[in-house]
C1' cells in the first nucleotide's frame, strides 16, 4: 500500500418584509435554501440516496403491521467569457423542489429521537 471482517462515530438547508383576507410561513409581489459520488470546483450534466407505487419471502396478526430483498417511479439552463479542458469556475439571465395537515407550502407541523448515499476513525486479517 492492496483486499477484506467487525464495530463506532457523523451524515438537509431556508419565509425577513409588504399586499388582499374573517383566517395564509400556504395566494400574490419582493426575499431565503440547496443531500451524497464522479467530472475542471454542479440544486439544473452522469449516478446514487430519500420519498412514493409495485411484487416476492420472513414474522406477528387478521384483512392490516413490521423487516428483508427485487423492480418501477423520481424536478430543473441557457448565455457571453477565461481556458488544454468548464451545461461546474467568473459576468448576466431564467429554471426546480415527495408524501400527510392546514386558506392552496421547497421554507410551517408531522411521519422522522426514523431510515440512508455516503464521509471519518477503531481495531483484526490478508497482500
Nucleotide at each position: 500500500c492492496u483486499u477484506u471482517g467487525u464495530c463506532u462515530u457523523c451524515a438537509g438547508g431556508g419565509c425577513g418584509g409588504g399586499g388582499u383576507g374573517c383566517a395564509a410561513g400556504u395566494c400574490c409581489c419582493c426575499a431565503c435554501u440547496g443531500g451524497c459520488g464522479g467530472u475542471a470546483a454542479a440544486g439544473u450534466c452522469c449516478g446514487c440516496g430519500a420519498c412514493c407505487g409495485g411484487c416476492u419471502g420472513a414474522u406477528g396478526g387478521g384483512u392490516u403491521a413490521u423487516c428483508a430483498g427485487c423492480c418501477g417511479c423520481u424536478g430543473a439552463c441557457c448565455u457571453g467569457g477565461u481556458g488544454a479542458a468548464a451545461c461546474u469556475c467568473c459576468g448576466g439571465g431564467a429554471c426546480c423542489a415527495a408524501c400527510a395537515g392546514u386558506a392552496u407550502a421547497g421554507u410551517c407541523u408531522g411521519g422522522a429521537u426514523g431510515g440512508a448515499a455516503g464521509a471519518a476513525g477503531a481495531u483484526g486479517a490478508u497482500u
The RNA shown here (FMN riboswitch aptamer (RFN element)) has 127 nucleotides and comes from Pusillibacter faecalis. RNAcentral holds the sequence, with entries from Rfam. Of the family's consensus pairs, 100% are formed in the model. Its mean pLDDT, the model's own confidence on a scale to 100, is 84.